Small-subunit ribosomal RNA, 3' major domain from Lysinibacillus fusiformis, 479 nucleotides, folded computationally.
[in-house]
Context: one part of a larger RNA
RNA sequence: UGACGGGGGCCCGCACAAGCGGUGGAGCAUGUGGUUUAAUUCGAAGCAACGCGAAGAACCUUACCAGGUCUUGACAUCCCGUUGACCACUGUAGAGAUAUGGUUUCCUCUUCGGGGGCAACGGUGACAGUUGGUGCAUGGUUGUCGUCAGCUCGUGUCGUGAGAUGUUGGGUUUAGUCCCGCAACGAGCGCAACCUUUGAUCUUAGUUGCCAUCAUUUAGUUGGGCACUCUAAGGUGACUGCCGGUGACAAACCGGAGGAAGGUGGGGAUGACGUCAAAUCAUCAUGCCCCUUAUGACCUGGGCUACACACGUGCUACCAUUGACGAAUACAAACUGUUGCCUAACUUGUGCUGGGGUGCUAAUCCGAUAAAGUCGUUCUCAGUUCGGAUUGUAGGCUGCAACUCGCCUACAUGAAGCCGGAAUCGCUAGUAAUCGCGGAUCAGCAUGCCGCGGUGAAUACGUUCCCGGGCCUUGUACA
Numbered sequence: 001u002g003a004c005g006g007g008g009g010c011c012c013g014c015a016c017a018a019g020c021g022g023u024g025g026a027g028c029a030u031g032u033g034g035u036u037u038a039a040u041u042c043g044a045a046g047c048a049a050c051g052c053g054a055a056g057a058a059c060c061u062u063a064c065c066a067g068g069u070c071u072u073g074a075c076a077u078c079c080c081g082u083u084g085a086c087c088a089c090u091g092u093a094g095a096g097a098u099a100u101g102g103u104u105u106c107c108u109c110u111u112c113g114g115g116g117g118c119a120a121c122g123g124u125g126a127c128a129g130u131u132g133g134u135g136c137a138u139g140g141u142u143g144u145c146g147u148c149a150g151c152u153c154g155u156g157u158c159g160u161g162a163g164a165u166g167u168u169g170g171g172u173u174u175a176g177u178c179c180c181g182c183a184a185c186g187a188g189c190g191c192a193a194c195c196u197u198u199g200a201u202c203u204u205a206g207u208u209g210c211c212a213u214c215a216u217u218u219a220g221u222u223g224g225g226c227a228c229u230c231u232a233a234g235g236u237g238a239c240u241g242c243c244g245g246u247g248a249c250a251a252a253c254c255g256g257a258g259g260a261a262g263g264u265g266g267g268g269a270u271g272a273c274g275u276c277a278a279a280u281c282a283u284c285a286u287g288c289c290c291c292u293u294a295u296g297a298c299c300u301g302g303g304c305u306a307c308a309c310a311c312g313u314g315c316u317a318c319c320a321u322u323g324a325c326g327a328a329u330a331c332a333a334a335c336u337g338u339u340g341c342c343u344a345a346c347u348u349g350u351g352c353u354g355g356g357g358u359g360c361u362a363a364u365c366c367g368a369u370a371a372a373g374u375c376g377u378u379c380u381c382a383g384u385u386c387g388g389a390u391u392g393u394a395g396g397c398u399g400c401a402a403c404u405c406g407c408c409u410a411c412a413u414g415a416a417g418c419c420g421g422a423a424u425c426g427c428u429a430g431u432a433a434u435c436g437c438g439g440a441u442c443a444g445c446a447u448g449c450c451g452c453g454g455u456g457a458a459u460a461c462g463u464u465c466c467c468g469g470g471c472c473u474u475g476u477a478c479a
Stems, first nucleotide, its partner, number of pairs: 001479002003476003007473007015463002019427005026316008034307002042053002064302007073127001077126002079123006088103006106117004129291001132289003138285002140280003143276001145274001150189006156165003169180003195268004200236007209226003214223002239262001242256005318420001323379002328374002335367001337365001340360002346355002386417001391412007433455007
C1' cells in the first nucleotide's frame, strides 16, 4: 500500500421487511447429470453451466457409429499429356457413392502449318485438407462484479524509502454531483449531457390516410374538402426558470404555483481502470504439436430422440364473486409478404383441410375473426359438464422419404392431480398478475426466444437482522 475481520461509523440496492404471484408435490415439454449404447458428436459447471452455443437433429445439417468406397484428393494454385468439351437428356449394374454405354456438343486469331483462351479426363510432385490437441501460447469477441462510482496522471509539496498528498474533512447528490474548507493547483478515463423512443403543442405536407360541413352510397362508396384523426420532416417546451421555507449570504433540500409533463418525466442504447490464468482453438483468425491410402474426402443406414433414476427451466391443471359447456357481440398495437401473402369473395368437408389466382413489390391487397371482456342459456361441489396425460381407430399437411423420429384433425379412451414438506424465486406502476397477436429460424415442426398491445392491482412502518456493494477508520503471526 492492499486484502481480510462472527472490529467500529456513515450510506445504498426488491437486500430484508410490508405485499402480490410463483417454484419445490401431479402430468407433460425442454436442458443437464447419471446409466445404457456400435454411436448415444462436442462445448458450457456456484452466483456468472443446465428452454445455454442450437433463430428450429426425419435425409441434409452432423462434427458420432456400422458398412461400402477414394488417395494430388470434395476445395485452391502451378507443370506435363490427351480430348473437345462442360451442361442437358437417357440405358444398364448397384443401397448409394460410383462404374460403364448412348444422344448431343466449345470460343477466338490465322500466313491454314499453327497459336491463344476455356473446360473435362489422365499423370507427376510441390501441395491441399483436418469441427484433431493446447482458451494455461494468442488475436478478436463475450460474461461477471456493475450503470457500482470509482480508476488514474502532470507539476508542486511531504517522506531516507515503499509511498502519501490531490481523491481526506463539513454539507449535499442517483453520482469523485455540486458547494465550502484545505499544500496543493490543474487534467484525463468514467458520472451527467449530446443519440433514440414515448408523453403536450405548433408549422409544413394531404395519398394509399381522414370526414366537421354539403350532396351521394349497403359501405368514406363517389363528388368535394384537408378542419379533425393519422402519417413524417422541422420547431417550441422543463431550466430548480418563478414563489415561500430550511440551510453557512453556499451547494442543495422541502412545500407551492403555473404546466401535457417537475426536479434525471418514463423506457432504451451507452459498461471507466481492472478482477475471475472466467468462457470460446467447434463462428472466425492464429503460434506450436499431431494425422497425411488417414485424425482427410464421398455414400447408404443408424445415432444425437435410448431410460431404473436425480436436478434445473417452463407449460397445463387441480375450479365457483373470477369455474366449465354451447351460442350472440365490442374494442388493439406492432409486424410480415412475389420461389411470397401456404390469397379475398365463393365453395367441399363434422374438422384438419381441399378447390378457387380477384388483388397486392403494399398507409392501397392479403395474412386477420384479437383474446380476456359484455349479454343470454346451462351445470351446483362430485375426481364432476374439473383436468387433460395415455392408448386405439380413421383421416389431413409438408417433404424423394414421417418405421426408428414431424405437426395437425375427428371419434373413442379419460392417468395423476382437490393448491403442494424443508426450502426457494420474481416483482415498486401502466409494474406484478392475467389475456391474446406478430416475427426470426423454417419445406414441415415453438409450452422456447425476441417484440406488440388489451385488462390492470396490493404494499413499502422502517434499516435491528440476511445477501451484495461504496466511503472513512481500526487490528493483523496474511501478500

It matches the Rfam family "Bacterial small subunit ribosomal RNA".